[in-house]
This is a predicted structure of a 73-nucleotide RNA (transfer RNA) from Thermoflexus hugenholtzii.
RNA sequence: GGGGCCGUAGCUCAGCUGGGAGAGCGCUCCUCUCGCACGGGAGAGGUCGCCGGUUCGAAUCCGGUCGGCUCCA
Numbered sequence: 001g002g003g004g005c006c007g008u009a010g011c012u013c014a015g016c017u018g019g020g021a022g023a024g025c026g027c028u029c030c031u032c033u034c035g036c037a038c039g040g041g042a043g044a045g046g047u048c049g050c051c052g053g054u055u056c057g058a059a060u061c062c063g064g065u066c067g068g069c070u071c072c073a
Stems, first nucleotide, its partner, number of pairs: 001072007010025004019056001027043005049065005
């Protein structure tokens, strides 16, 4: 220098068929208990790495760019 994959909630990740942003764990509150844990219920939390484009509409498609892993030189 070139190719491939990845970047979504605090963590691990789904969502890629363009229209609802989600799961598990963690966190907060309630319940249960003498108390704690477990169990049950409710809730908070995200400019979907960044910039631009296409579209009525983009996490999703296109271009650029940054970072990580990897292959080739």
About this RNA:
Rfam family: tRNA. By type it is a transfer RNA. Rfam's curators write: Transfer RNA (tRNA) molecules are approximately 80 nucleotides in length. Model confidence (mean pLDDT): 82 of 100.